[in-house]
Large-subunit ribosomal RNA, domain III from Nitrospira sp., 389 nucleotides, folded computationally. NCBI's taxonomy places the organism under Bacteria, Nitrospiria, Nitrospirales, Nitrospiraceae, Nitrospira. Rfam family: Bacterial large subunit ribosomal RNA. The coordinates come from a structure-prediction model, not an experiment, and the mean pLDDT is 82.
Context: one part of a larger RNA
RNA sequence: AAGUAACGAAAACUUUGGUGAGAAUCCAAAGCGCCGGAAAUCCAAGGUUUCCUGGGGAAGGUUCGUCCGCCCAGGGUUAGCCGGUCCUAAGGCGAGGGCGAAAGCCGUAGCCGAUGGAGAGCAGGUUGAUAUUCCUGCGCCACUGUAGUCCGUUACCAGCGAUGGGGGGACGCAGGAGGCUAAGUCCGCGAGCGACUGGAAGUGCUCGUCCAAGCAUGUAGGGUGACCAGGUAGGCAAAUCCGCCUGGUUAUACCUGAGGUGUGAUGGGGAGUCCCCACGGGGACGAAGGGACUGAGGCCACGCUGCCGAGAAAAUCCUCUAGCGAGGGCUGCAGUGACCGUACCGCAUAACCGACACAGGUGGGUUGGUAGAAGAUACCAAGGCGCGC
Numbered sequence: 001a002a003g004u005a006a007c008g009a010a011a012a013c014u015u016u017g018g019u020g021a022g023a024a025u026c027c028a029a030a031g032c033g034c035c036g037g038a039a040a041u042c043c044a045a046g047g048u049u050u051c052c053u054g055g056g057g058a059a060g061g062u063u064c065g066u067c068c069g070c071c072c073a074g075g076g077u078u079a080g081c082c083g084g085u086c087c088u089a090a091g092g093c094g095a096g097g098g099c100g101a102a103a104g105c106c107g108u109a110g111c112c113g114a115u116g117g118a119g120a121g122c123a124g125g126u127u128g129a130u131a132u133u134c135c136u137g138c139g140c141c142a143c144u145g146u147a148g149u150c151c152g153u154u155a156c157c158a159g160c161g162a163u164g165g166g167g168g169g170a171c172g173c174a175g176g177a178g179g180c181u182a183a184g185u186c187c188g189c190g191a192g193c194g195a196c197u198g199g200a201a202g203u204g205c206u207c208g209u210c211c212a213a214g215c216a217u218g219u220a221g222g223g224u225g226a227c228c229a230g231g232u233a234g235g236c237a238a239a240u241c242c243g244c245c246u247g248g249u250u251a252u253a254c255c256u257g258a259g260g261u262g263u264g265a266u267g268g269g270g271a272g273u274c275c276c277c278a279c280g281g282g283g284a285c286g287a288a289g290g291g292a293c294u295g296a297g298g299c300c301a302c303g304c305u306g307c308c309g310a311g312a313a314a315a316u317c318c319u320c321u322a323g324c325g326a327g328g329g330c331u332g333c334a335g336u337g338a339c340c341g342u343a344c345c346g347c348a349u350a351a352c353c354g355a356c357a358c359a360g361g362u363g364g365g366u367u368g369g370u371a372g373a374a375g376a377u378a379c380c381a382a383g384g385c386g387c388g389c
Stems, first nucleotide, its partner, number of pairs: 013031006032386004040366004046345002050343001051075006060068002080140002082341003086117002091112003097106003121138005141337011159324002164320004172307004178300003183294005188209006210268002214263004221256004225250008234242002272285005308311001352361002368380004
């Protein structure tokens, strides 16, 4: 320079009350304003206690501060079935191996590695802070034991069963139609309301009008031939399996399949009403729940049709033997189910990456109403905010 610039989105604050030594800034209420394909909400990554409760007022907070993601203390993350744990992809590592002055580089088997495959839980309630984890109700899976029943006990072989064989898993893109559901709107129904106002007891106003997995049924639809007998040189051994060949039977066959319906549910939830209160809240009871229409980018389902660029792997699973083999299958009941993650932020204009409480960046799901072709845009709902002078 200068007590100058600046105090970080022009979404916006105002009033009353409270607390306190002290209040534009903390708390409560009312009003006003802003977002609403987001400035709401649920996950993933990342962060790592920032979460909740009580207390504090040095420093951090671009002002203030009684307040805080700050400081101090205490507390908080509960799982057979959510994710990991099983399987493999790109990629990484890499026994042997190849190469290289050394360090090391490459790479077979194999192992690791999800953003993919497989796989048994839904609804409600509850805390100051967790919940598909706790609690209540109703389920499901695996293993073990036990009771009943059936089959079998050395083969006339009950059952198990590969690290091996086969099947399957198993896959592209585009197009259009159908059947549904989620969701929504309206009518009906239920409960409540009655005004300082010109009218208003109605064709009025406000609010509500719901529910899962599982189990049973097997529909709209989609696909395919299915089954039996004989033979067999292929599937690195074997095979009753697969493949190939021959013959026969059958189209009312077989596989798949949303949704609906029933049950679950004499349960839960529910507007509201009543009671208590330390005014934060707690407790009891609990109505209606019927129909019509709109309707998905979700489901049936990459199912169908078309096209050329011809569109992962492995395991779970089924089957076949090799092999094991004296016990095993089914039903009921009982028991067991370890380990790791789980708080909180999470398009964050304060919790991640940007030196900052930084107008930048950051993957996926849900996303209601009116108008609209629309996730554009405008105004609103739920919900969240008014951007720390």